This is a predicted structure of an 86-nucleotide RNA (c-di-GMP-I riboswitch aptamer) from an uncultured Synechococcales cyanobacterium.
RNA sequence: UCCUCGAAACGGCAACUUAUCUCGAAAGUGUAAGGCGCAAACUAGCUGACCUAAUCCACAUUGGCAUGGACGUUGCUAGUACCGAA
Numbered sequence: 001u002c003c004u005c006g007a008a009a010c011g012g013c014a015a016c017u018u019a020u021c022u023c024g025a026a027a028g029u030g031u032a033a034g035g036c037g038c039a040a041a042c043u044a045g046c047u048g049a050c051c052u053a054a055u056c057c058a059c060a061u062u063g064g065c066a067u068g069g070a071c072g073u074u075g076c077u078a079g080u081a082c083c084g085a086a
Stems, first nucleotide, its partner, number of pairs: 005084002012038002016034005023028001036072001042079005048073001050069002056064002
């Protein structure tokens, strides 16, 4: 120095709650505070599942359908990255 690995430290992200209320048909989402947790809870792709159902369709006031949403949903793949104990 590199690989593996994950103690500590500096940082990072932000479940959920509250407040505000932006955007949205809805699901959701934006901002602020607190901070559950995460060593890739960074990026991208594939994949099964989940939420909503505007438009559209239909056997019609119900039902179906993602192109919408969440990625801290499942299982992987590729790339990148802080630190340096055992």
The prediction has a mean pLDDT of 81.